[in-house]
RNA sequence: AGUAGAAAAAGGCAACCCUGUCGCGAGGCAGGCGCGCAAAGCCACGAACCUGAUUUAUUAGGUUGUCGGGUUACCUGC
Numbered sequence: 001a002g003u004a005g006a007a008a009a010a011g012g013c014a015a016c017c018c019u020g021u022c023g024c025g026a027g028g029c030a031g032g033c034g035c036g037c038a039a040a041g042c043c044a045c046g047a048a049c050c051u052g053a054u055u056u057a058u059u060a061g062g063u064u065g066u067c068g069g070g071u072u073a074c075c076u077g078c
Stems, first nucleotide, its partner, number of pairs: 002078004012037002017032006035065001041071003045068003048063006
């Protein structure tokens, strides 16, 4: 440097739900909780799904813990 894995060690994130708050809404943020996760770190780029407006069509958003892609990274083995 590349690759495989999560057995060990050190850690990390945090579903659902609850409380508060923002939003027309999907949903977001903070705290608690912990279902789970080898990238469940980051990027809405492609697809998919969801929401609003609207006019068949179009447009503006949301969810990457839906899949794919890009990019960075701890430990161990090769």